[in-house]
RNA sequence: UGCUUAUCAAGAAAGGCAGAGGGUAAUGGCCCAAUGAAGCCUUAGCAACCUCCCCGGCGUAAGCCGAGAGCUGGUGCUAAUUCCAUCCCGGGAAUAACGGGACAGAUAAGUC
Numbered sequence: 001u002g003c004u005u006a007u008c009a010a011g012a013a014a015g016g017c018a019g020a021g022g023g024u025a026a027u028g029g030c031c032c033a034a035u036g037a038a039g040c041c042u043u044a045g046c047a048a049c050c051u052c053c054c055c056g057g058c059g060u061a062a063g064c065c066g067a068g069a070g071c072u073g074g075u076g077c078u079a080a081u082u083c084c085a086u087c088c089c090g091g092g093a094a095u096a097a098c099g100g101g102a103c104a105g106a107u108a109a110g111u112c
Stems, first nucleotide, its partner, number of pairs: 002111007013043005021032003026086004044078003049074002053068001055066004082104001087101004
């Protein structure tokens, strides 16, 4: 980097360094930012994907399925729905509102 599966409406910020961008590559919109963006570091927190722990079912077993917890460890995350739209379908007078899906992306676990 590719592939598979799952999730993406909830949740959780302070400090230091730094110095102009950032929110997905693009386009449009709308936001965030010198009352300090990106990035890096520290501490704190959120969450529950994997692990640990606990309960139930199945199984000879390995293990699988379901429920729980947040005391272990591995990631992740801590403005706005993945900020919104773009393509398709529904909707409708409509290029509107609204609803669904696809694509793309993010994260986790697995895999070549």

This is a predicted structure of a 112-nucleotide RNA (SAM riboswitch aptamer (S box leader)) from a Bacteroidota bacterium.
NCBI's taxonomy places the organism under Bacteria, Pseudomonadati, Bacteroidota.
Rfam family: SAM riboswitch aptamer (S box leader). About the family: The SAM riboswitch is found upstream of a number of genes which code for proteins involved in methionine or cysteine biosynthesis in Gram-positive bacteria.
Model confidence (mean pLDDT): 81 of 100.
The sequence was found by an Rfam model in a public genome assembly.